[in-house]
């Protein structure tokens, strides 16, 4: 490293709602839940549809 065992066996993560806390907002802790994922698992390196301020342009209304 192939192939077979293996349409395995053991197990992981965990939506969505809820309950509680945090909070200016996106949201984020933890319980409970599991829709569903061989990547919804590791590593590098980039970039975002969110959200806060600011700007410009368009419509709409006074």
């Nucleotide at each position: 490293g192939u192939u077979u065992g293996a349409g395995a066996a053991a197990g992981g993560c965990a939506a969505a709602u809820c309950c509680a806390g945090c909070c200016a907002a996106a949201g984020c802790u933890g319980g409970a839940g599991a829709c569903g994922c061989a990547a919804a698992g590791c590593u590098a390196c980039g970039g975002g549809u969110c959200c806060u301020c600011g700007c410009u342009u368009c419509c709409u209304c006074c």

c-di-GMP-I riboswitch aptamer from a Gammaproteobacteria bacterium, 62 nucleotides, folded computationally. Of the family's consensus pairs, 100% are formed in the model. The coordinates come from a structure-prediction model, not an experiment, and the mean pLDDT is 81. It matches the Rfam family "c-di-GMP-I riboswitch aptamer". From the family's description: GEMM was predicted in a large-scale screen for bacterial structured RNA regulatory elements. Taxonomically the source falls in Gammaproteobacteria (Bacteria, Pseudomonadati, Pseudomonadota).